This is a predicted structure of a 337-nucleotide part of an RNA (large-subunit ribosomal RNA, domain IV) from a bioreactor metagenome. The coordinates come from a structure-prediction model, not an experiment, and the mean pLDDT is 87. The full RNA is in RNAcentral, with records from SILVA. It matches the Rfam family "Bacterial large subunit ribosomal RNA". Its family is annotated with structural constituent of ribosome and ribosome in the Gene Ontology.
[in-house]
Context: one part of a larger RNA
RNA sequence: CCUUCGUUAAGGAAUUAGGCAAAAUAACUCCGUAACUUCGGGAGAAGGAGUGCCUGAGGCAACUCAGGCCGCAGUGAAAAGGCCCUGUCAACUGUUUAACAAAAACACAGGUCUCUGCUAAGUCGCAAGACGACGUAUAGGGGCUGACGCCUGCCCAGUGCCGGAAGGUUAAGGGGAGAGGUUAGGCGCGCCAAGGUGUGCCGACGCUUUGAACCGAAGCCCCGGUGAACGGCGGCCGUAACUAUAACGGUCCUAAGGUAGCGAAAUUCCUUGUCGGGUAAGUUCCGACCCGCACGAAUGGCGUAAUGAGCGGGGCACUGUCUCAACGAAGGACUCG
Numbered sequence: 001c002c003u004u005c006g007u008u009a010a011g012g013a014a015u016u017a018g019g020c021a022a023a024a025u026a027a028c029u030c031c032g033u034a035a036c037u038u039c040g041g042g043a044g045a046a047g048g049a050g051u052g053c054c055u056g057a058g059g060c061a062a063c064u065c066a067g068g069c070c071g072c073a074g075u076g077a078a079a080a081g082g083c084c085c086u087g088u089c090a091a092c093u094g095u096u097u098a099a100c101a102a103a104a105a106c107a108c109a110g111g112u113c114u115c116u117g118c119u120a121a122g123u124c125g126c127a128a129g130a131c132g133a134c135g136u137a138u139a140g141g142g143g144c145u146g147a148c149g150c151c152u153g154c155c156c157a158g159u160g161c162c163g164g165a166a167g168g169u170u171a172a173g174g175g176g177a178g179a180g181g182u183u184a185g186g187c188g189c190g191c192c193a194a195g196g197u198g199u200g201c202c203g204a205c206g207c208u209u210u211g212a213a214c215c216g217a218a219g220c221c222c223c224g225g226u227g228a229a230c231g232g233c234g235g236c237c238g239u240a241a242c243u244a245u246a247a248c249g250g251u252c253c254u255a256a257g258g259u260a261g262c263g264a265a266a267u268u269c270c271u272u273g274u275c276g277g278g279u280a281a282g283u284u285c286c287g288a289c290c291c292g293c294a295c296g297a298a299u300g301g302c303g304u305a306a307u308g309a310g311c312g313g314g315g316c317a318c319u320g321u322c323u324c325a326a327c328g329a330a331g332g333a334c335u336c337g
Base pairs, nucleotide, nucleotide: 001332002331003330004329005328006327007326008325010323011322014321019318027051028050029049030048031047036041038147052069053068054067055066056065057064058063070074082316083315084314085313086312087311088310089308090307094106095105110145111144112143113142114141115140116139122131123130124129148303149302150301151300153233154232155231158230159229160226161225162224163223164222167221168220169219173215174214178210179209180208181207182206185202186201187200188199189198190197191196234252235251236250237249238248261295262292273289274288275287276286277285
């Protein structure tokens, strides 16, 4: 010097990103216990007092009462909540990144939408088959939200979904007008020893290659509905007898222009916004204001008792965290063997 411990004058968070770590609290009995609250809780709230031994009395006992005794110290060692105030998020218990994240993330009971009438929907499988379920809409699948309380506004133009079927469009298929190829034959021309041969044109049946009109479903177009479906929820100008502001008016655009509630917020760029509180001093915190760069209503809004190894701010107690370090112990390191 390192690791792990013990003690420490005075101060007591001045340390630090942050009381991290340590200290303090601690058992049992009694007294006592606030706001708030879903009346259960909060609560072991907080804050106090007691605790040994002997004798006697009472009592089944636990124990209670009376008197006395000892020590610095009686839950005589060990083990054994620190507490309070105030926000934020999540209702809660639970779950999670096996081995850097335990949370505000996931789940959750509850809410709501939607699908499914049973050979259910849905899922696995090529199939057989199986799950769903030996269930049957108070059931099962899927989506979103996430206890509870008060609520959940406007827009159906776009996209999706649902319904509709008149019209438009539309596949295979049906249908075959027509066209092409092939040629038995016919016609023309050349040669010719009259029967052939060469060549050109036309061309039936059949076969074949194509093929218009017309008929032809769903879908799409179209007509409606639907937001706890995907989503969206304006601009400019003027105006009141100080000023300022604008209840009011004008105008443009839109499917409709953000309602309630909340708001510098887990969201605010400017920003350490401004005011108030707390401090001697506060970019954090709490309460307000509203100019919301860029909150907002089940991608839920706002509250909320209880809960939380969550996150933020403050305080009491307590301390070697610090001023500022010292001494001691054990084990290492180091030296010698």